[in-house]
Context: one part of a larger RNA
RNA sequence: GGCAUGCGGUGGAUGCCUUGGCGCUGGCGAGCGAUGAAGGACGUGGAAGACUGCGAUAAGCUUCGGGGAGCUGUCUAGCAAGCCGUGAUCCGGAGAUUUCCGAAUGGGGCAACCUGGCGUGGGGAGACUCACGUCAUCCUGUUCUGAAUCCAUAGGUGCAGGAAGCGAACCGAGGGAAGUGAAACAUCUCAGUACCUCGAGGAGAGGAAAUCAACCGAGAUUCCCCUAGUAGCGGCGAGCGAACGGGGACUAGGGCAAACCGGGGGUACAUGUACUCCCGGGGUUGUGGGGCGGUCAUACGGGACCGAAGCUGCUAGCCGAACGGUCUGGAAAGUCCGGGCGUAGAGGGUGAUACCCCCUUAGGCGAAAGUGGCGACGGCUCAGACCUGUCCCCGAGUACCACAGGGCACGUGAAACCCGGUGGGAAGCUGGGUGGACCAUCAUCCAACCCUAAAUAUCUGCCAGCGACCGAUAGCGCAUAGUACCGUGAGGGAAAGGUGAAAAGUACCCCGGUGAGGGGAGUGAAAGAGUACCUGAAACCGCAUGUCU
Numbered sequence: 001g002g003c004a005u006g007c008g009g010u011g012g013a014u015g016c017c018u019u020g021g022c023g024c025u026g027g028c029g030a031g032c033g034a035u036g037a038a039g040g041a042c043g044u045g046g047a048a049g050a051c052u053g054c055g056a057u058a059a060g061c062u063u064c065g066g067g068g069a070g071c072u073g074u075c076u077a078g079c080a081a082g083c084c085g086u087g088a089u090c091c092g093g094a095g096a097u098u099u100c101c102g103a104a105u106g107g108g109g110c111a112a113c114c115u116g117g118c119g120u121g122g123g124g125a126g127a128c129u130c131a132c133g134u135c136a137u138c139c140u141g142u143u144c145u146g147a148a149u150c151c152a153u154a155g156g157u158g159c160a161g162g163a164a165g166c167g168a169a170c171c172g173a174g175g176g177a178a179g180u181g182a183a184a185c186a187u188c189u190c191a192g193u194a195c196c197u198c199g200a201g202g203a204g205a206g207g208a209a210a211u212c213a214a215c216c217g218a219g220a221u222u223c224c225c226c227u228a229g230u231a232g233c234g235g236c237g238a239g240c241g242a243a244c245g246g247g248g249a250c251u252a253g254g255g256c257a258a259a260c261c262g263g264g265g266g267u268a269c270a271u272g273u274a275c276u277c278c279c280g281g282g283g284u285u286g287u288g289g290g291g292c293g294g295u296c297a298u299a300c301g302g303g304a305c306c307g308a309a310g311c312u313g314c315u316a317g318c319c320g321a322a323c324g325g326u327c328u329g330g331a332a333a334g335u336c337c338g339g340g341c342g343u344a345g346a347g348g349g350u351g352a353u354a355c356c357c358c359c360u361u362a363g364g365c366g367a368a369a370g371u372g373g374c375g376a377c378g379g380c381u382c383a384g385a386c387c388u389g390u391c392c393c394c395g396a397g398u399a400c401c402a403c404a405g406g407g408c409a410c411g412u413g414a415a416a417c418c419c420g421g422u423g424g425g426a427a428g429c430u431g432g433g434u435g436g437a438c439c440a441u442c443a444u445c446c447a448a449c450c451c452u453a454a455a456u457a458u459c460u461g462c463c464a465g466c467g468a469c470c471g472a473u474a475g476c477g478c479a480u481a482g483u484a485c486c487g488u489g490a491g492g493g494a495a496a497g498g499u500g501a502a503a504a505g506u507a508c509c510c511c512g513g514u515g516a517g518g519g520g521a522g523u524g525a526a527a528g529a530g531u532a533c534c535u536g537a538a539a540c541c542g543c544a545u546g547u548c549u
Stems, first nucleotide, its partner, number of pairs: 001548009015534001016498002020470002022467007029459002031166002039101003042055003046079001049075003061095006070083003106115003116135008137163006144156002170201001171199005181188001185235001211218002222249005232240002253451003256395001260281010286429001288394003291390002293387004301382003305379003310374006317365003323338003327334001339356002341345001347359003400424004405419003410436001431446005485492002505533001508520004
């Protein structure tokens, strides 16, 4: 020095555990904000570093309920000083307070700071100072005022209302890539995706046929399943990819413009006309409808609006059955013996494995206050039929066309349909659109105005439940931390759990540096469980013994 065995050290694998995570289901909620949000800064405790709470009334104040014996939040024990059956602490409803920054809004500014005007009040001899209130901008409406410039208008002033900013995903719109695929690449694809911006809401969008269909018919929209990877589109490559129709979910339809009638205002002039605007009535359709003229009817109904008796939830809670002995053990919930309850034998805890010990559970009960849903009933509101005549109305720079584009599964194609940039530009009910070039026939529908629940999407958040999900190198990045740390910054971003049933956390003695550490003693079931603490593998380092060279 090698090997082997044993005993240790180191180390922290493994096993077991779970405070934390992950996923799913159902429900609730889906907004907050100038009455100053989200998010912060700074404060705030008897002593107070961090967290939590709170705001100069500062771990809190008032009140109404619940609750019933202790309490003064956590790390964090102890001390001090207090509170509490005249009901504290704690839980819930409502209210008060709520510094400074932040949309931040009197002005400024390097956020949490600096500095004004006006009004009211206080202090000071004064200079000055303090408190409260108020003063940003834009939009809409409106009062008064009012230039150049006569009327007027612009502008100004006051008043009233609104906006702004934040927020995970979902939704609509305006813009809009590239990596990639095509085994290269340009049309194409990725993809109208990512991303940027605007807007809205609890959903959003869409929506009541100028739709489909096919000579039969259907009857708004949205979503799902099928039709179907079909018909098609496509350097006919890669790929893209319908509809009709059928089956389901859910169902709901309305209002204007115009004709006409009535009222009012403005302008022009030839002063009773023309034009125009506003208000009320009327009217809303495609078996065309409506107006005007005529006839009859006027009662049952509908409603997405408002109120409301009552019912029922939510925001604290309350009641809630039934067990003893014995043995082992440190400890009984285990063993054995004998019982009991069950609308409760879900789960958790308790010194090992508990239906009957504790919290709960099944099942019941409960609200002063706030709030959600349903809602008898009431209010409000909506709504008629027929006849013929009249030929008054029925959405115009619109439809449509051309050019150049975009959207449609459809890449210009035979390319309809829809949209809109430029130019042109109708009919008007004896009218007009569509049915995939176009024409005829036929069918069908009424554009150029608006609104509309439900079925659908999402889940930051809250509540309840569940898991052939993880169990500390796993599971979220975090058993908590966006912390420590890194970066000028945008940003990046950890590690780190376990004594024991209970601290009973080792009084006292000894060695030692008045150490560290250890040896006794004591506690404990165990200390080889001693806080560097459950188990304690391997690498690695020793000691002892054996053996080999």
Large-subunit ribosomal RNA, domain I from a Myxococcota bacterium, 549 nucleotides, folded computationally. Lineage of the source: Bacteria > Pseudomonadati > Myxococcota. Rfam family: Bacterial large subunit ribosomal RNA. Its mean pLDDT, the model's own confidence on a scale to 100, is 85.